[in-house]
Context: one part of a larger RNA
RNA sequence: GACGAACGCUGGCGGCGUGCUUAACACAUGCAAGUCGAACGGUGACCUCGAGAGCUUGCUCUUGGGUGAUCAGUGGCGAACGGGUGAGUAACACGUGAGUAACCUGCCCCAGACUCUGGAAUAACCCCGGGAAACCGGAGCUAAUACCGGAUACGAGACGGAGCCGCAUGGCUACCGUUUGGAAAGUUUUUCGGUCUGGGAUGGACUCGCGGCCUAUCAGCUAGUUGGUGAGGUAACGGCUCACCAAGGCGACGACGGGUAGCCGGCCUGAGAGGGCGACCGGCCACACUGGGACUGAGACACGGCCCAGACUCCUACGGGAGGCAGCAGUGGGGAAUCUUGCACAAUGGGCGAAAGCCUGAUGCAGCGACGCCGCGUGAGGGAUGAAGGCCUUCGGGUUGUAAACCUCUUUCAGCAGGGAAGAAGCGAAAGUGACGGUACCCGCAGAAGAAGCACCGGCUAACUACGUGCCAGCAGCCGCGGUAAUACGUAGGGUGCGAGCGUUGUCC
Numbered sequence: 001g002a003c004g005a006a007c008g009c010u011g012g013c014g015g016c017g018u019g020c021u022u023a024a025c026a027c028a029u030g031c032a033a034g035u036c037g038a039a040c041g042g043u044g045a046c047c048u049c050g051a052g053a054g055c056u057u058g059c060u061c062u063u064g065g066g067u068g069a070u071c072a073g074u075g076g077c078g079a080a081c082g083g084g085u086g087a088g089u090a091a092c093a094c095g096u097g098a099g100u101a102a103c104c105u106g107c108c109c110c111a112g113a114c115u116c117u118g119g120a121a122u123a124a125c126c127c128c129g130g131g132a133a134a135c136c137g138g139a140g141c142u143a144a145u146a147c148c149g150g151a152u153a154c155g156a157g158a159c160g161g162a163g164c165c166g167c168a169u170g171g172c173u174a175c176c177g178u179u180u181g182g183a184a185a186g187u188u189u190u191u192c193g194g195u196c197u198g199g200g201a202u203g204g205a206c207u208c209g210c211g212g213c214c215u216a217u218c219a220g221c222u223a224g225u226u227g228g229u230g231a232g233g234u235a236a237c238g239g240c241u242c243a244c245c246a247a248g249g250c251g252a253c254g255a256c257g258g259g260u261a262g263c264c265g266g267c268c269u270g271a272g273a274g275g276g277c278g279a280c281c282g283g284c285c286a287c288a289c290u291g292g293g294a295c296u297g298a299g300a301c302a303c304g305g306c307c308c309a310g311a312c313u314c315c316u317a318c319g320g321g322a323g324g325c326a327g328c329a330g331u332g333g334g335g336a337a338u339c340u341u342g343c344a345c346a347a348u349g350g351g352c353g354a355a356a357g358c359c360u361g362a363u364g365c366a367g368c369g370a371c372g373c374c375g376c377g378u379g380a381g382g383g384a385u386g387a388a389g390g391c392c393u394u395c396g397g398g399u400u401g402u403a404a405a406c407c408u409c410u411u412u413c414a415g416c417a418g419g420g421a422a423g424a425a426g427c428g429a430a431a432g433u434g435a436c437g438g439u440a441c442c443c444g445c446a447g448a449a450g451a452a453g454c455a456c457c458g459g460c461u462a463a464c465u466a467c468g469u470g471c472c473a474g475c476a477g478c479c480g481c482g483g484u485a486a487u488a489c490g491u492a493g494g495g496u497g498c499g500a501g502c503g504u505u506g507u508c509c
Stems, first nucleotide, its partner, number of pairs: 001508003005505005012376006018369002020334001025332003029329003034077003039074002042071001047066008084287003094211007103204002108200008116150004125140001127138004156180006162173004213259003220250003225247008262284004266277004289310005312323004340366001342365003348362001349360004379409004389400004413450001415445002418442002423436001426433002453498005458479003464493005474481002
């Protein structure tokens, strides 16, 4: 000098930040991922039109048509983002620089071609049954942008040929031949879509060079191990996996083992070189009760999905079930120690939707904490008989001290009253639409009024006397003080330093 700090004493206001570093300990409760009726069959509130009936002549009921709020289900997209944590990991995990002629990429953009014709089901629903529940079984009906056939094929894949090219395997081509496989509708129109192909953008995957901890009181390690052939698998190369064959591969330039640790941009310190750290913010990685596994999907081996095993907790009619806060709040526990079970989607951003809109503990704000940084205030000017009181005294006086009183002013901040935003671009036909917030800000009112402490004073190191104590009580960062005059202990007066803080402790330079 610095800090995600803690502790002691003290504490007026505001702005901006920041706040479980320990038990990746266990979690009550609420919320944190939905949306689309312009994909579909149903459900059908309200309103309205027509007919009929009852009749208390302006209501009720029945029925048919229109409109269509709402709701469970089928279907689509999203749920792989956003948010959390740092357990594991010494590794191509990260950083940086290359490569992929070995790869994938939903939504989005550009270009080309197309969107023809059929079929069979199933949930919802109805009926029956089982179960305490979670939920499940059977029979029957029905729709689609759900599912399955057929046709078409410029182009696409595979094989063969041709041409051109390169970086070894090889790559490219609207060239030729053979062969393989696709589509879906909805709306009142505009329009929004769907399929195939090529390109782009974005995101991802893999490979390699180099770089960044400690330990040799770890010296040898290795059997899919190292390589080959063939096969399987993958989006893709590859012992990635498997069969067979060979006996290799790594290592004092530190293999293997052990310990520790998420990595980086950065942060702190320092003149720099360097040293230490990796909180907040940003990028990457890993994890989601513990261990394992796959399914769906463009994308997961998936925090708020599924299955199995385990530990734990809960419900039970004992047959069986349910759960996972390292999301936001909050609780217990641990700890020196770390916040509200808040408001709003107004803005920014995200998901769905044609849109209106819905959802969003992301986010925007507010609350709590002097935890940090910064700013402001606790008054200003005058005022000597140098008042009283305190303390010291050589008893003359000195000092506190212009300090107070007193006089003249001012009113920041806090308080009260009045006015009162920008942030709004957008959306909506219009009216209207701001959580923050009656906040910031402006104006007015009253009155010095409501607002100062903490540490230190032997030397280092700015600041000295008195009393008490008497190697006691105590102090102390180092040197060291204290045994009867202690500037070093305790108190007082005075002084010094900083100031809404001041000290102490811890850690780093």
Molecule: small-subunit ribosomal RNA, 5' domain
Organism: uncultured bacterium